[in-house]
RNA sequence: AACUUAGCUCAGUCGGUAGAGCAGCUGAUUCGUAAUCAGCAGGUCGAGAGUUCAAGUCCCUCAGUUG
Numbered sequence: 001a002a003c004u005u006a007g008c009u010c011a012g013u014c015g016g017u018a019g020a021g022c023a024g025c026u027g028a029u030u031c032g033u034a035a036u037c038a039g040c041a042g043g044u045c046g047a048g049a050g051u052u053c054a055a056g057u058c059c060c061u062c063a064g065u066u067g
Base pairs, nucleotide, nucleotide: 001066002065003064004063007022008021009020010019016053024040025039026038027037028036046062047061048060050058
């Protein structure tokens, strides 16, 4: 100095209902598996504090990772 958001890799605009891909589960298809298709589930947004009607997003402190 940059980064920390789902099991993993990552989005998230000017502060306004947290998302995608992969993985997982269920179903369809198949003699069976894989592939494909449909659906479902999964989050204390690193921790704490502050500002605000409202914070993943802004301010501060701490911790961790990388250089």
A computed fold for a 67-nucleotide RNA from uncultured Desulfovibrio sp., annotated as transfer RNA.